Predicted 3D model of RNase P RNA and transfer RNA as a complex of 440 nucleotides.
Rfam match: Bacterial RNase P class A. Rfam classes the family as a ribozyme.
Model confidence (mean pLDDT): 78 of 100.

RNA sequence: GGACCGGGCCGGACGGUCGCCGGGCGGAAUCUUCCGCCGGGAGGAAAGUCCGGACUCCGUAGGGCAGGGUGGCCGCUAACGGCGGCUCGUCGUGAGGCGGGGAAAGUGCCACAGAAAUGAGACCGCCGGUGGAGCGAUCCGCCGGCAAGGGCGAACCGGUGAGGUAAGAGCUCACCAGCCUCCGGGGUGACCCGGGGGGCUCGGCAAACCCCACCCGGAGCAAGAUCGAAUAAGAGGGUUCGGCUGCCCGCCGCAGGCCCUCGGGUAAGGUCGCUCGAGCCGGCCAGCAAUGGCCGGCCUAGAGGAAUGACCGUCGGUCUCCCCUCGGGGAGGCGCACAGAAUCCGGCUUAUAGGCCCGGUCCGGCC
RNA sequence: GGGCAGGUAGCUCAGUCGGUAGAGCAGCAGACUGAAAAUCUGCGUGUCGGCGGUUCAAUUCCGCCCCUGCCCA
Numbered sequence: 001g002g003a004c005c006g007g008g009c010c011g012g013a014c015g016g017u018c019g020c021c022g023g024g025c026g027g028a029a030u031c032u033u034c035c036g037c038c039g040g041g042a043g044g045a046a047a048g049u050c051c052g053g054a055c056u057c058c059g060u061a062g063g064g065c066a067g068g069g070u071g072g073c074c075g076c077u078a079a080c081g082g083c084g085g086c087u088c089g090u091c092g093u094g095a096g097g098c099g100g101g102g103a104a105a106g107u108g109c110c111a112c113a114g115a116a117a118u119g120a121g122a123c124c125g126c127c128g129g130u131g132g133a134g135c136g137a138u139c140c141g142c143c144g145g146c147a148a149g150g151g152c153g154a155a156c157c158g159g160u161g162a163g164g165u166a167a168g169a170g171c172u173c174a175c176c177a178g179c180c181u182c183c184g185g186g187g188u189g190a191c192c193c194g195g196g197g198g199g200c201u202c203g204g205c206a207a208a209c210c211c212c213a214c215c216c217g218g219a220g221c222a223a224g225a226u227c228g229a230a231u232a233a234g235a236g237g238g239u240u241c242g243g244c245u246g247c248c249c250g251c252c253g254c255a256g257g258c259c260c261u262c263g264g265g266u267a268a269g270g271u272c273g274c275u276c277g278a279g280c281c282g283g284c285c286a287g288c289a290a291u292g293g294c295c296g297g298c299c300u301a302g303a304g305g306a307a308u309g310a311c312c313g314u315c316g317g318u319c320u321c322c323c324c325u326c327g328g329g330g331a332g333g334c335g336c337a338c339a340g341a342a343u344c345c346g347g348c349u350u351a352u353a354g355g356c357c358c359g360g361u362c363c364g365g366c367c
Numbered sequence: 368g369g370g371c372a373g374g375u376a377g378c379u380c381a382g383u384c385g386g387u388a389g390a391g392c393a394g395c396a397g398a399c400u401g402a403a404a405a406u407c408u409g410c411g412u413g414u415c416g417g418c419g420g421u422u423c424a425a426u427u428c429c430g431c432c433c434c435u436g437c438c439c440a
Base pairs, nucleotide, nucleotide: 001363002362003361004360005359006358007357008356009355010354012315013314014313015312016311017310018309020041021040023038024037025036026035027034028033043338047349048348050347051346052345053344054343055220056219057218058217062249063248064247065246067216068215069214070213071212072086073085074084075083076082087100088099089098090097091096101211102210106209107208108205109204110203123150124149125146126145127144128143129142130141131140132139133138158176159175160174161173162172163171177201179198180197181196182195183194184193185192186191224272225271226270227269234262235261236260237259238258239257240256241253242252243251279298280297281296282295283294284293285292286291316336317334318333319332320331321330322329323328368439369438370437371436372435373434374433377392378391379390380389386423394410395409396408397407398406416432417431418430419429420428
């Protein structure tokens, strides 16, 4: 210098004028408004609603089945499908990326091609016997043996070498790979290291059913509570004991319940829930880290059919053109990424112009 | 705000233990007719909403996005 890998952060700044939504104080007005002053007012994702919790209600939520989810090990946490560390496999020269229970419990599937697709399998081929044709080389058959070679395929029942054989084959042997099992050592554990024995070999798919281990009651702030106003009592039809997932048991309630249509009434009523919280910032300590503890400081939207806007100036950014002493200068254009609170919090995922910082790898050049 | 369902041919819809996707209507061509309609015969057809993943193989299984519709005060 080039090409990359991993992580963190910012994502306009300052000011003026006029507005919008809450809060506090004061005044006017006098029961509901107006005026003045002060102070506050979107995000890293507020998004998707994909996970997990807090909170609230569900008359019980108690058991079983069903159903759903997760999946190496250890840890963190309120919890998690999240995060951290470690481990194994795989990809990459590397920094690093991606993935993770069980296929020798069972069932199922493996299209096309191919002879045969998992209780293997003779199409070509190789070998033995035998019949026929031909002078012969050889050719055409029949009966057997063979998985070494060819060929098919995503995948074909270990690999290499030697022995063996008519030809062959774990048929036998040596080494290697893999599996099962035993012993010793290390580690909390996944797992790793070393040694012995065995039968010789076991296909893939569980984001197919399933098995194993662990977890899960349901609904959601339009939850729910409270205050106030109005009122109707109805008609017809369907279904059935009803009860907040499905079934059974158990429990609770009761002569009704539920649904649809018509008729009629009220209306998007007020207040609470509501924002101080697993909170934010800084420091120290423990830990490899995720994270936790202690101390100090801070209060940072809380509206609710829904505010956070518009215009202008200076700086910054960016695009085009011009000048040019190659470092900058000038003119003009662009408000300038994705987007935007709706009970709250922890994650994940997705969108994001441009820019900054930290750590690391490989290659090349020069000293 | 919260909770569900669905995207397959021009339109309306089928498609299950994953193996190269159909039906009706519409359209086009031919026959019948003087001409048309109806009828009969034949034909064409899809990035299976998009992007990744699992698998030899995905409309189908898993994840993330996009769009449409419905319900709850």